[in-house]
RNA sequence: CCGUGCUAGACGGGGAGCUAGCGGUGCCCUGAACUCGCAAUCCGCUAUAGCGGGGUUGAAUGCCUCCCCCCGGCGGGGCCAAUGGACCUAUGGCCCGGUUAGUUGAUGUUGAUGGUUGGGUCCCACGCGGCGCAGCCCUGUGAACCCCGCCAGGCCGGAAGGAGCAACGGUAAGCAGGACACUGCGGGUGCCGUGGGAGUGCCUGACCUGAGUCGCCGCCCGGGACAAGUCUAGUGGUCAUUGUCAAAGGGAGGUGCGCGG
Numbered sequence: 001c002c003g004u005g006c007u008a009g010a011c012g013g014g015g016a017g018c019u020a021g022c023g024g025u026g027c028c029c030u031g032a033a034c035u036c037g038c039a040a041u042c043c044g045c046u047a048u049a050g051c052g053g054g055g056u057u058g059a060a061u062g063c064c065u066c067c068c069c070c071c072g073g074c075g076g077g078g079c080c081a082a083u084g085g086a087c088c089u090a091u092g093g094c095c096c097g098g099u100u101a102g103u104u105g106a107u108g109u110u111g112a113u114g115g116u117u118g119g120g121u122c123c124c125a126c127g128c129g130g131c132g133c134a135g136c137c138c139u140g141u142g143a144a145c146c147c148c149g150c151c152a153g154g155c156c157g158g159a160a161g162g163a164g165c166a167a168c169g170g171u172a173a174g175c176a177g178g179a180c181a182c183u184g185c186g187g188g189u190g191c192c193g194u195g196g197g198a199g200u201g202c203c204u205g206a207c208c209u210g211a212g213u214c215g216c217c218g219c220c221c222g223g224g225a226c227a228a229g230u231c232u233a234g235u236g237g238u239c240a241u242u243g244u245c246a247a248a249g250g251g252a253g254g255u256g257c258g259c260g261g
Stems, first nucleotide, its partner, number of pairs: 001261006009057003012030004020046005034054005062255007072245005077239005083233005091227002094224003097220003102216002105214003114208008122197006128190002131186005137178005147170003155162002
């Protein structure tokens, strides 16, 4: 160096998660790379880290280690947007309270502010009036018979008379119309009355006192809440940001034994 037979190794890998940790099943990213059984209220292992069985390849364009590049994933950070929570500590205004001087504002001896007191408005009860409905009352109408009176005709009777339809008159229930007064019920009823209650919100009257009161500006480390403000939380987007893992790809180095020639 050639031939041949074995063995190590390889026959996908990775991310997050789970786990004391390592793998696997499951999810995801790559890639194209055997098969059977086990397995997420898990399955099997122990830093030599899937277990058990079978098959292919086999010291090589394979395998191992390192470096480069990089699909993709995870974490941190910056910026933007909308949202939730908390707060009044800067910013911005808002409301309330207090207060001095100012005011070219208003009002005030035709009485400010303050005080005492009466009434109305409000609620309840009773009464009165009014409105509406109904009753009572009046007029008219109103039963062929099971209402009354009087009863033609007709019917019964020897007769006296009897029963009795229609008509007529009156009336019942009912129907229609209608005044005053009375009774009952009701209310979106009243410049009404009496009594009781509530209350200073508004209106109004009387009395006492006797000169300010209100508004605006300014001040208060006064009070209260608000957000376009501040703080904070997660979510979404974005960044030639940072850290980490990392498939595929590229490069470098290393790489067993036996036999024969």

Background
A computed fold for a 261-nucleotide RNA from a Dehalococcoidia bacterium, annotated as Bacterial large signal recognition particle RNA. The gene name in the source record is ffs. NCBI's taxonomy places the organism under Bacteria, Bacillati, Chloroflexota, Dehalococcoidia.